[in-house]
RNA sequence: UGGGUCGGCAAGACGGUCGCGUCGGCACGGGUCCGCCCGUGCCGCCGAGGAACGUCCGGGCUCCACAGAGCAGGGCGGUGGGUAACACCCACCCGGGGUGACCCGCGAGACAGUGCAACAGAGAGCAGACCGCCACGGUCGUCGCCGCGAGGCGCGACCGGGGUAAGGGUGAAACGGUGGUGUAAGAGACCACCAGCGGUUCGGGUGACCGACCGGCUAGGUAAACCUCGCCCGGAGCAAGGUCAGACAGAGGGCGUCGAGGUUGCUCGCCGAGUCCUCGGGUAGACCGCUGGAGAGCUGCGGCAACGUAGUUCCGAGAGAGAUGGCCGUCCACGGUGCGAGAGCAUCGAGACAGAACCCGGCGUAGCAGCCGGCCCAUUCG
Numbered sequence: 001u002g003g004g005u006c007g008g009c010a011a012g013a014c015g016g017u018c019g020c021g022u023c024g025g026c027a028c029g030g031g032u033c034c035g036c037c038c039g040u041g042c043c044g045c046c047g048a049g050g051a052a053c054g055u056c057c058g059g060g061c062u063c064c065a066c067a068g069a070g071c072a073g074g075g076c077g078g079u080g081g082g083u084a085a086c087a088c089c090c091a092c093c094c095g096g097g098g099u100g101a102c103c104c105g106c107g108a109g110a111c112a113g114u115g116c117a118a119c120a121g122a123g124a125g126c127a128g129a130c131c132g133c134c135a136c137g138g139u140c141g142u143c144g145c146c147g148c149g150a151g152g153c154g155c156g157a158c159c160g161g162g163g164u165a166a167g168g169g170u171g172a173a174a175c176g177g178u179g180g181u182g183u184a185a186g187a188g189a190c191c192a193c194c195a196g197c198g199g200u201u202c203g204g205g206u207g208a209c210c211g212a213c214c215g216g217c218u219a220g221g222u223a224a225a226c227c228u229c230g231c232c233c234g235g236a237g238c239a240a241g242g243u244c245a246g247a248c249a250g251a252g253g254g255c256g257u258c259g260a261g262g263u264u265g266c267u268c269g270c271c272g273a274g275u276c277c278u279c280g281g282g283u284a285g286a287c288c289g290c291u292g293g294a295g296a297g298c299u300g301c302g303g304c305a306a307c308g309u310a311g312u313u314c315c316g317a318g319a320g321a322g323a324u325g326g327c328c329g330u331c332c333a334c335g336g337u338g339c340g341a342g343a344g345c346a347u348c349g350a351g352a353c354a355g356a357a358c359c360c361g362g363c364g365u366a367g368c369a370g371c372c373g374g375c376c377c378a379u380u381c382g
Stems, first nucleotide, its partner, number of pairs: 001378009012331007020047002023044009049353001053364002056362005061237004068268004073233005078092005093107001094105004108228002113226002115222002130168002132164003136160006143154004176194006195218001197215003201212004241288004250279006261271003295314008332351001334349006
């Protein structure tokens, strides 16, 4: 210098002006049950995010028993840790990819059982002889050699019933791989090494697992198919739930302490007096919950890390399901064009995605133009 990989930061700044919303103050107008309320105007403070988003996980909080048992159903799945918890995070193991930094993995079980595998292919799940290879028997030959001859030996072609899973071919996958011994040809039939499997063995590690030794020689894949094993999960959700105020008008019928109704999909258990339907009538207001928290930054300590802990500093949306924006100027960072030897100057463009509504922790997705740093590879110069 070029390429790559991993991580972090920021999400423009300041001023002016117009506008929107909560709250506070003042003025004017209206209402009043004299407490105050409503409307308009002016002034002042404050007013979105890294994802506020999707609502996919996990919790807090509230109510239903201080949330209980069983079944059904759902989720998770290497090991150890972190955490309030998790499907998240960290470290490690195993497998795969990359020269490397590093990346990827819905990573338990296929000797419990059931199922599935298109096409191609001879054969695909207690495999399979299509080509090839190999002896044996038979027929033929204008073939070769021997023999006086009958014939014998060999070679070749064809036919027959066999052997063979080493080679070819098909396939995602063909019942271990390479080399040798062996054989008619072959074969874990035997041997060496390698892969894989098993071990009540030895060593290391908290563990997943790793290394060594021994054994018999081979056992296919698929569980994001049923299933099995282990662990976890009660339901509903801030329109939860609660307080106050206000309005009205009841009538008829069904079932109910021999249990209505509620509580989860079912059964149990628990609570225990109203409840459901039809017709008719009324209201649809205010307040609490509500935002200061598993909170954020910095420093020290413990830990490889996630994280924990101590100290210190900081934290001005909170609604009606509704507001937080536009324009102008200067600067900032970026890109294009022009000028210039260069530093730079001029001009134009563009500054995204999106947007609170009970609150947190994650994940996923969106994102214009960027900036900074660690590491790896290649190249050049010294």

This is a predicted structure of a 382-nucleotide RNA (Bacterial RNase P class A) from Frigoribacterium sp. CFBP9030. Its mean pLDDT, the model's own confidence on a scale to 100, is 76. It is recorded under the gene name rnpB. Its Rfam family is "Bacterial RNase P class A". Rfam's curators write: Ribonuclease P (RNase P) is a ubiquitous endoribonuclease, found in archaea, bacteria and eukarya as well as chloroplasts and mitochondria. The family's RNA type in Rfam is ribozyme.